[in-house]
RNA sequence: AGAGGGCUGGGUGAUCGCCGGUGCGAUUUGGCGGAUUCGGUCCGACGGAUCGCGCGGGAGGAAAGUCCGGGCACCGCAGGACAGGGUGGUGGAUAACGUCCACCGAUCGCAAGGUUAGGGAAAGUGCAACAGAAAGCAAACCGCCCGCCUCGGCGGGUAAGGGUGAAACGGUGCGGUAAGAGCGCACCAGCAGGCGGGGCGACUCGCUUGGCUAGGCAAACCCCACCCGGUGCAAGGCCAAACAGAGAGCAUGAGUCGGUCCGGCUCGUUACGACUCUCGGGUAGGCUGCUGGAGACGGCGAGCAAUCGCCGCCCUAGAGGAAUGAUCGCCACGGUGCGCUGCGAAGUGCGCCGAGACAGAACCCGGCUUACAGGCCCUCUU
RNA sequence: CGGGGCGUAGCUCAGCCUGGUAGAGCAUCUGCUUUGGGAGCAGAGGGUCGGAGGUUCGAAUCCUCUCGCCCCGACCA
Numbered sequence: 001a002g003a004g005g006g007c008u009g010g011g012u013g014a015u016c017g018c019c020g021g022u023g024c025g026a027u028u029u030g031g032c033g034g035a036u037u038c039g040g041u042c043c044g045a046c047g048g049a050u051c052g053c054g055c056g057g058g059a060g061g062a063a064a065g066u067c068c069g070g071g072c073a074c075c076g077c078a079g080g081a082c083a084g085g086g087u088g089g090u091g092g093a094u095a096a097c098g099u100c101c102a103c104c105g106a107u108c109g110c111a112a113g114g115u116u117a118g119g120g121a122a123a124g125u126g127c128a129a130c131a132g133a134a135a136g137c138a139a140a141c142c143g144c145c146c147g148c149c150u151c152g153g154c155g156g157g158u159a160a161g162g163g164u165g166a167a168a169c170g171g172u173g174c175g176g177u178a179a180g181a182g183c184g185c186a187c188c189a190g191c192a193g194g195c196g197g198g199g200c201g202a203c204u205c206g207c208u209u210g211g212c213u214a215g216g217c218a219a220a221c222c223c224c225a226c227c228c229g230g231u232g233c234a235a236g237g238c239c240a241a242a243c244a245g246a247g248a249g250c251a252u253g254a255g256u257c258g259g260u261c262c263g264g265c266u267c268g269u270u271a272c273g274a275c276u277c278u279c280g281g282g283u284a285g286g287c288u289g290c291u292g293g294a295g296a297c298g299g300c301g302a303g304c305a306a307u308c309g310c311c312g313c314c315c316u317a318g319a320g321g322a323a324u325g326a327u328c329g330c331c332a333c334g335g336u337g338c339g340c341u342g343c344g345a346a347g348u349g350c351g352c353c354g355a356g357a358c359a360g361a362a363c364c365c366g367g368c369u370u371a372c373a374g375g376c377c378c379u380c381u382u
Numbered sequence: 383c384g385g386g387g388c389g390u391a392g393c394u395c396a397g398c399c400u401g402g403u404a405g406a407g408c409a410u411c412u413g414c415u416u417u418g419g420g421a422g423c424a425g426a427g428g429g430u431c432g433g434a435g436g437u438u439c440g441a442a443u444c445c446u447c448u449c450g451c452c453c454c455g456a457c458c459a
Base pairs, nucleotide, nucleotide: 001381002380003379004378005377006376007375008374010331011330012329013328014327015326016325018058019057021055022054023053024052025051026050027049028048029047030046032044033043034042035041036040060358064369065368067367068366069365070364071363072232073231074230075229084228085227086226087225088224089103090102091101092100093099104118105116106115107114108113119223120222124221125220126217127216136169141162142161143158144157145156146155147154148153149152170188171187172186173185174184175183189213191210192209193208194207195206196205197204198203236288237287238286239285245279246278247277248276249275250273252268253267254266255265256264257263295314297312298311299310300309301308302307333354334353335352336351337350338349339348340347341346383455384454385453386452387451388450389449392408393407394406395405402439410426411425412424413423414422432448433447434446435445436444
């Protein structure tokens, strides 16, 4: 001067608050059990709500974007195929993945290393503006060569040279030719087939044969291989006002007859109602799902690694319009003034000023991506 | 919390699927016309296609990330 990777994301004290947990106490309430003088009251354990006091807990590395994958829940589903969507070198890790690890190929860099949606374009269809003669298998604008003539054109040959373009159909040399051309040959690059060595494999190395070259784009349609049912905690479960609906009920007290009940009679009170009871679905609302888990930390072991196994130890937010905060002091960080020590670098005491980012859990987990002040550490290259 | 759509000139939109010189209307400016204005006619200017990266010879268009805006979804009929 660079390359790669990891960690951290202020500490502490005081005061005042917020959320949920737990213990004790008080008030109130619910059903249950027991006692009783059957009016009710009292006692007991349990549960709910409110209040007070005590104890301990309370955001992240990305809680974010919601881009992938899985758990979980409900719905659907015999099996297969099509459609649709996704992925795309090989091997491995994993619950799974588009993630991660190792390796291979390509490419960039002197290097450490970086990047890589990296199957198929010698299956098919398609695209290539402008420029250029010609843009997909052939093609003749200039040039070169041959022939003809009216001397400037016409006909033919030619892809070696010029020019255009992002891209023009192998490169160099020798031969060859009218001029040329893989037309022939040698070497080199590259392609296809065969054989052999190495590797689990992607692939790589060597030998040999062939034809002389087969262009680009599939994040264009498409082909091939593999994967994928849908919806998401506003999933789902439980309790359950009010209104509407359905069903049922409509009396009772006193006196009298009478041994008593039913019943009869008389009198009083009052009611077909905004009445009473029951029912199902289930709204408002409440409870649950809810946080102990592919969990954190430490040690040992297997593996290059991702990761996995065993042992020990720990419990670490569960709110629901949504808590996790505010103020002040000190320390730590940066700058600076003065004093002291010191040759200096620097250290130290007192004081002043300043910064503190990105960002806030909402069912949970594994990834990716994006944002981020300041600080610390490790390895490697030139 | 979950799902879907949009972003192009000052404004409203097209173009995107199927990549090839970025367009239309209104608005602005200039000129003509008119005594003057309006209307009309003719012409001109104005765009980093929200931002970044990738694929490609080439991106408004295809892919990825990101920013902003809008809409829908809670129980029953």
This is a predicted complex of two RNAs, RNase P RNA and transfer RNA, with 459 nucleotides together.
The coordinates come from a structure-prediction model, not an experiment, and the mean pLDDT is 78.
Rfam match: Bacterial RNase P class A. Rfam links the family to the GO terms dimeric ribonuclease P complex, tRNA processing and ribonuclease P activity. By type it is a ribozyme.